[in-house]
RNA sequence: ACUCCGAAAAGGCAAACCCGGUGAAAGCCGGGGGCGCAAAGUCAAGGGCCUAAAGGCCAUCGAAAGAUGACCCACGGCAACCUGA
Numbered sequence: 001a002c003u004c005c006g007a008a009a010a011g012g013c014a015a016a017c018c019c020g021g022u023g024a025a026a027g028c029c030g031g032g033g034g035c036g037c038a039a040a041g042u043c044a045a046g047g048g049c050c051u052a053a054a055g056g057c058c059a060u061c062g063a064a065a066g067a068u069g070a071c072c073c074a075c076g077g078c079a080a081c082c083u084g085a
Base pairs, nucleotide, nucleotide: 012037013036017032018031019030020029021028022027042085043084045083046082047081048078049077050076055072056071058069059068060067061066
């Protein structure tokens, strides 16, 4: 210096769910709440996953405007999915 383990002491974070807010949604913020985490601190760089408003395309109804549905799509998101920093 690197890797593995982690006693003790003091602590830290905060799942599901509930309330309020925000967003098209995924999700995020605040409060409550604790399933858990030796890093469950920070960062979307890589992989992966989630959503699909706008856009594209197809179908149906309709005189048209338009409406409904399916599919594609991230410029949106997830760091408590992994890697990395």
About this RNA:
The RNA shown here (c-di-GMP-I riboswitch aptamer) has 85 nucleotides and comes from an Anaerolineales bacterium. Taxonomically the source falls in Anaerolineales (Bacteria, Bacillati, Chloroflexota, Anaerolineae). The model forms 100% of the base pairs in the Rfam consensus. It was read from a public genome assembly, where an Rfam model found it.